[in-house]
RNA sequence: CUCUUAUCAAGAGCGGUGGAGGGAAUAGGCCCUAUGAAACCCGGCAACCUUAAAGCAUUAAUCUGCUUGUAACGGUGCUAAAUCCUACAGGUCAAGAACGGCCUGGAAGAUAAGAG
Numbered sequence: 001c002u003c004u005u006a007u008c009a010a011g012a013g014c015g016g017u018g019g020a021g022g023g024a025a026u027a028g029g030c031c032c033u034a035u036g037a038a039a040c041c042c043g044g045c046a047a048c049c050u051u052a053a054a055g056c057a058u059u060a061a062u063c064u065g066c067u068u069g070u071a072a073c074g075g076u077g078c079u080a081a082a083u084c085c086u087a088c089a090g091g092u093c094a095a096g097a098a099c100g101g102c103c104u105g106g107a108a109g110a111u112a113a114g115a116g
Base pairs, nucleotide, nucleotide: 001116002115003114004113005112006111007110008109013042015041016040017039021032022031023030026087027086028085029084043079044078045077048075049074050072051071052070053068054067055066056065057064083108088105089104090103091102092101093100
């Protein structure tokens, strides 16, 4: 980098360093930011992997599979706003068009696990 699968409306600091930018890319919008951006450290959240616990299924038993408002030494990840919103297609509301609201899907993206 490509492919597959799953998830993406929940959650997470009034800390330290740092100094001006940031919210993936393009466009439009809307925001955050000297009451301190990015980045790094610490803290935290979560439960994808992992490990453990409990329950269920299967088995003679082990193995194995599934579930969980359970737990966390470890591998990642995340820690403003729905993936901040829209962009493409379909449906729907309005007599119709435009604009717009709502719903579904797609595209793009992010993260994890696996494969190449």